A computed fold for a 1441-nucleotide RNA from an uncultured bacterium, annotated as small-subunit ribosomal RNA. The RNAcentral record of the sequence draws on ENA, Greengenes and SILVA. Rfam family: Bacterial small subunit ribosomal RNA. Rfam links the family to the GO terms structural constituent of ribosome and ribosome. Model confidence (mean pLDDT): 84 of 100.
RNA sequence: GACGAACGCUGGCGGCGUGCCUAACACAUGCAAGUCGAACGAGCGAGAGGAGCUUGCUCCUUAAGCGAGUGGCGAACGGGUGAGUAACGCGUGAGCAACCUGUCCUUCAAAGGGGGAUAACAGUGAGAAAUUACUGCUAAUACCGCAUGAGACCACACUUUCGCAUGGAAGAGGGGUAAAAGGAGAGAUCCGAUGAAGGAGGGGCUCGCGUCCCAUUAGAUAGUUGGUGAGGUAACGGCUCACCAAGUCGACGAUGGGUAGCCGAGCUGAGAGGCUGAUCGGCCACACUGGAACUGAGACACGGUCCAGACUCCUACGGGAGGCAGCAGUGGGGAAUAUUGGGCAAUGGGCGAAAGCCUGACCCAGCAACGCCGCGUGAGGGAAGAAGGUUUUCGGAUUGUAAACCUCUGUUCUUAGUGACGAAGGAAGUGACGGUAGCUAAGAAGGAAGCCCCGGCUAACUACGUGCCAGCAGCCGCGGUAAUACGUAGGGGGCGAGCGUUGUCCGGAAUUACUGGGCGUAAAGGGUGAGUAGGCGGUUUAUUAAGUUGGAUGUGAAAUACCCGGGCUUAACUUGGGGGGUGCAUUCAAAACUGGUAGACUAGAGUAUCGGAGAGGGAAGCGGAAUUCCUGGUGUAGCGGUGAAAUGCGUAGAUAUCAGGAGGAACACCGGUGGCGAAGGCGGCUUUCUGGACGACAACUGACGCUGAGGCACGAAAGCGUGGGGAGCAAACAGGAUUAGAUACCCUGGUAGUCCACGCCGUAAACGAUGAAUACUAGGUGUAGGGAGCGUAAGGCUCUCUGUGCCGGAGCAAACGCAAUAAGUAUUCCGCCUGGGGAGUACGGCCGCAAGGUUGAAACUCAAAGGAAUUGACGGGGGCCCGCACAAGCAGCGGAGCAUGUGGUUUAAUUCGAAGCAACGCGAAGAACCUUACCAAGGCUUGACAUCCAAUUAAAGCUGUGGAAACACAGUGUCCUUUCGGGGGAAUUGAGACAGGUGGUGCAUGGUUGUCGUCAGCUCGUGUCGUGAGAUGUUGGGUUAAGUCCCGCAACGAGCGCAACCCCUGUUACCGGUUACCAGCGAGUAAAGUCGGGGACUCUGGUGAGACUGCCGGGGAUAACUCGGAGGAAGGUGGGGACGACGUCAAAUCAUCAUGCCCCUUACGUCUUGGGCUACACACGUGCUACAAUGGCUGUAACAAAGGGAAGCGACAUGGUAACAUGAAGCGAAUCUCAUAAAAGCAGUCCCAGUUCGGAUUGUGGGCUGCAACCCGCCCACAUGAAGUCGGAGUUGCUAGUAAUCGCGGAUCAGAAUGCCGCGGUGAAUACGUUCCCGGGCCUUGUACACACCGCCCGUCACACCAUGGGAGUUGGGAGAGCCCGAAGCCUGUAUCCUAACCGCAAGGGGGGAGCAGUCGAAGGUUAGACCAAUGACUGGGGUG
Repeated sequence: GACGAACGCUGGCGGCGUGCCUAACACAUGCAAGUCGAACGAGCGAGAGGAGCUUGCUCCUUAAGCGAGUGGCGAACGGGUGAGUAACGCGUGAGCAACCUGUCCUUCAAAGGGGGAUAACAGUGAGAAAUUACUGCUAAUACCGCAUGAGACCACACUUUCGCAUGGAAGAGGGGUAAAAGGAGAGAUCCGAUGAAGGAGGGGCUCGCGUCCCAUUAGAUAGUUGGUGAGGUAACGGCUCACCAAGUCGACGAUGGGUAGCCGAGCUGAGAGGCUGAUCGGCCACACUGGAACUGAGACACGGUCCAGACUCCUACGGGAGGCAGCAGUGGGGAAUAUUGGGCAAUGGGCGAAAGCCUGACCCAGCAACGCCGCGUGAGGGAAGAAGGUUUUCGGAUUGUAAACCUCUGUUCUUAGUGACGAAGGAAGUGACGGUAGCUAAGAAGGAAGCCCCGGCUAACUACGUGCCAGCAGCCGCGGUAAUACGUAGGGGGCGAGCGUUGUCCGGAAUUACUGGGCGUAAAGGGUGAGUAGGCGGUUUAUUAAGUUGGAUGUGAAAUACCCGGGCUUAACUUGGGGGGUGCAUUCAAAACUGGUAGACUAGAGUAUCGGAGAGGGAAGCGGAAUUCCUGGUGUAGCGGUGAAAUGCGUAGAUAUCAGGAGGAACACCGGUGGCGAAGGCGGCUUUCUGGACGACAACUGACGCUGAGGCACGAAAGCGUGGGGAGCAAACAGGAUUAGAUACCCUGGUAGUCCACGCCGUAAACGAUGAAUACUAGGUGUAGGGAGCGUAAGGCUCUCUGUGCCGGAGCAAACGCAAUAAGUAUUCCGCCUGGGGAGUACGGCCGCAAGGUUGAAACUCAAAGGAAUUGACGGGGGCCCGCACAAGCAGCGGAGCAUGUGGUUUAAUUCGAAGCAACGCGAAGAACCUUACCAAGGCUUGACAUCCAAUUAAAGCUGUGGAAACACAGUGUCCUUUCGGGGGAAUUGAGACAGGUGGUGCAUGGUUGUCGUCAGCUCGUGUCGUGAGAUGUUGGGUUAAGUCCCGCAACGAGCGCAACCCCUGUUACCGGUUACCAGCGAGUAAAGUCGGGGACUCUGGUGAGACUGCCGGGGAUAACUCGGAGGAAGGUGGGGACGACGUCAAAUCAUCAUGCCCCUUACGUCUUGGGCUACACACGUGCUACAAUGGCUGUAACAAAGGGAAGCGACAUGGUAACAUGAAGCGAAUCUCAUAAAAGCAGUCCCAGUUCGGAUUGUGGGCUGCAACCCGCCCACAUGAAGUCGGAGUUGCUAGUAAUCGCGGAUCAGAAUGCCGCGGUGAAUACGUUCCCGGGCCUUGUACACACCGCCCGUCACACCAUGGGAGUUGGGAGAGCCCGAAGCCUGUAUCCUAACCGCAAGGGGGGAGCAGUCGAAGGUUAGACCAAUGACUGGGGUG
């Protein structure tokens, strides 16, 4: 885009078309084929005339008309359907010298004279009926002889002429056969009948070409193929029969199976094609199913006959009737398809002389949006941009000129009036449609819009609801709480009386490729060869004309389609004319090319001669090394084997070693991307037989060539059969190891096999994943074989042919790559491919001894499977390099007790969060109440807190009572300012807006933080390369802590990171100097910078200096840099800190804070008391204290830094054993104070023990803070004195002022550190080194990974579902075969019977009929197979989840 459509929602009008695609299922009822009285005889008979008379009856004559029967024509047309048919059925083009033809037209001829019947009718019967028997009468255009008759037909004999053959046409001779009908009319005449010839139209037969799928259908055929003869037919013919021959068809697809009416045409497509075969037209076939003939011009006959069968109906049970695939209509089937209408007015048909009759053909109407076409549902104006709706950032936006409202119009609609064409003919008459179309008038915007869609493809977006639910979906895919994708609404988009959906076909699809594809790696080259059919084929001459090309002629029906016109108001529709019609046939011509024929040639191909190379093949013989075994000698305890071992062998003497022997297999070095072969493949040497290739030369043949479906041959390894052989190796097997297991890898053994002969098998990643042949198209460089030239004669140079490699240009290619050995450019031939899986499976066939091979599907299922390349990530890949990463060390943890956090458990509650590293002394720099978020109980509801409004007034506080408290009640108490109106803050009450929430979502967020990681990386612009993703830069050579720097480079630059700039610390100068300091001077004390003073020192705190590989030497590339040295307080970033790139982890936090959405609102808010967060069988993390002598205890002249202090630090004095208390100076602090630093040193004691170690636990008595130490604080004294004797597997920190060890301070804080954050004192050991573990960086490689190895993914098993193979069988179906039976009927025969026409005087004959018999013959029966389908216990694999 299309449709004979259907379904859903909706539906105003008209025109023109179309309408059972399914059950060729069954049919009630009506109608669809009759007509002619001018063919015939009866019968009836209006009317008219006449007669008789009983005056309303009978008879006669005439006669329109009706009309059963005889007869004629028609019924073979028209109408329906598509079951069958793969066929001369259809299409197209020819042929019939092998034919027929009623009616019609033309022409010629002729129609004489007779005969016998029969229906109707009447009578008698049979039967329920349908129907029928007998007797009698009668007519014809019914029937039958006779006469006449022509080259019409037959036989004989003949002439002319024509044809491809049989033969045809024309003419003439005598002989034979065979015709007729009349009717109407007054008549003229008309209509008929007969014979013959011709025509027109119709039909029959034959042939060329074309006409679906399956080869898992490969052979079929006996009247089969042909001949002779006969029969039969309108006619040819095995059409039929007898005889003879053995043919005929088939890979160019016979036979069989499946499906199907064919065509003009229709749909689609640029075309070529593909699909279809409704309506209209042509042909065919069929008429309940099957068979058969009759009649006829024509049928094997839709509305005829006979028979058989199934079904339906009637019946008196004896018998009968029927055939809608005609028009309507009914049932049924189905997703689905109409009225039991009107009319013969038109067109056409039958009959008739005609009038006319008949006509469900046809013309009309009805139903159906089923299709096409046209029209309408209003038009113009109208902004306060109304109301309402939707949305909102609350401003608005949008619906939207849309509506309202104003002014118009009247297609359609309603009513009324008028009113056709179609009707043609000589005139008249004749209209179903139809009072329809059209026209006129009036009325009235009045009655007339929906459907689908809005994530992308694809035009069109928001809100709410829902929450992987409900649902959507053509593909991709949406939906798990902010859905433009579901549902609804608003808005928008598309089409519009329709719109969507479903189904089917074509297109896009170059996705079967003729036009117009491919096969190295995506699917696809046969394993290889020689060769059959076939296809294709070198140069040249002549000829031919099959192909080819051109012209002419015929045909290619009409309709359709195209062009130009016409008619309906337009269009659809219809109509006139024109052109085209790729095809077929005939004919004429051309001769280039292809083909044929004849001849010639040598460039293809082959032969001959000469020559060398080679693991080419077959057979026979020979050789040495090695392994193993046997015998003997020497010799002794192991050997062997592995990562390490063990099994195994060995004291019965192994291994080792020497000598001799046996046997089998394979041939080191040479040896080489070297050689040979078609491929598989071929490797010691010699002999023999033999195939091929190559070079040189140019003698011979003269296209002999290339390819090659089938078929044939060869064909690694394994395997199979028979017989040998068997050293080594070695499936299976055994044992030992390894392992969670180990039916493996490793080891010790070991059988088939490996070897030989003969025969099978026929497959491989049989690979160059690249078929064969020919020609052409830049180069460079190896190598093997041969030849030529030059030559200095070399191990030389140049050229050339054949083979075999590498690199590379053009070109090709998706890229990778190929590139004269093509995957380039062309030609020829063969093979093969067409998404993945199912599956190289099943079934069938063929082959095989078997294993199995070959050929080779479908159902079902998925939306991918796949190739090449890119960036990452990953690897028990590689290279380089870092890091307390390992190693080297030191100290720990893991064991104990305690502290603290977590899990778990418990609980009314044990609030919440944090979860590997990167949660767990974390949020928490400090839970007795408070905190507090949890639980129990008791209260409040505009609220504990904020803003607004109104009213009232003080309120707060204090005292008392009740209460656990909150709170309630009572008493007391009453503000500031003022111009006296009020104002200010405050409280109470009230109503509502609102407050409030540590309720949810860190996966809606901001902010903040952790981590990789202080790792050295992460990017950009321009340029360049690539089809592209991307690459380059950023890689490479060095170097660095560093993408730090240098050099090189299709790159050149730049940014964020690194480093530096900042702070502390180490040295020093200058400046300043009190509360710090005190050298010199003075004063002074028991002592003391205590005082005067000083500005030197220390210190303090401000400004500077200093370090930059600057200098020297070595290395390096003359670089960067590095190593060593000098100087220096410090040396190569001096040490430490702050500082954290692009990003990763949906990392953490809604409970710091902020915040979207959701949720609660007399509660999930708020107040109060008490409890809980402190529980305790356990488990884990982080710490403290220890286990002791480098120690504990006692005593005793040492030495810090950094901090804090007013609700504070608190000297000093006194009391107390002490915690601490009392009194109290000083100090907002370089001034006073916390404040004694401790370890260390010195002296003493303890003597290795559960201790003079260790301090848990517990008891008693005290102290402190605080409303309050019961749950649940800290401290002191005395007493008690647990575990623990250095810690399993494992694991942590640290590289120098570091680890370890020692004490001091601070934050939080009423009180409560073993935690945290800081400070100083003492002060080590070790680092060979980068193999390994962990983490990281760069380069490279592989990848089937990309939520990226915590990836991906394979198979079994279990469960559910689906389709399918096998299966003892069972059931059904269509087709065919054999046999039996054999209806109707045609044909043949015939003893029997019957018989009008003709012959015969008659008898009888001829002819006919019946009966009987026979051949054929449908249905039926029966038998054995083949095929197809369904089903089947059980069973096999497959798919999906």